[in-house]
About this RNA
c-di-GMP-I-GGC riboswitch aptamer from a Desulfobacterales bacterium, 76 nucleotides, folded computationally. Its Rfam family is "c-di-GMP-I-GGC riboswitch aptamer". The family has 40 seed sequences and 1,298 matches in Rfam 15.1.
RNA sequence: AGCGAAAAAGGCCAAACCCGUCGUGAGGCGGGGACGGAAAGCCACGGGUCUCUGCGAGACAGCCGGGUUGCCACGA
Numbered sequence: 001a002g003c004g005a006a007a008a009a010g011g012c013c014a015a016a017c018c019c020g021u022c023g024u025g026a027g028g029c030g031g032g033g034a035c036g037g038a039a040a041g042c043c044a045c046g047g048g049u050c051u052c053u054g055c056g057a058g059a060c061a062g063c064c065g066g067g068u069u070g071c072c073a074c075g076a
Base pairs, nucleotide, nucleotide: 002074004072012037013036017032018031019030020029021028022027035062041068042067043066045065046064047063048060049059050058051057052056
């Protein structure tokens, strides 16, 4: 290079719920909190779900796939 069967977690992220705040809303952000996570980092490209003052605008990357960067392990 390639690869993700198994292992590993000092450290990392943080579901539900609660509080604050923004939004019509789905939801976003901050704090608390941990169900989980090995890309639960990032990107709405395909599918999907959801929202609306509804047909074109929007939300979800912790729904699946894809793209991209990275950690660790294996490994010539």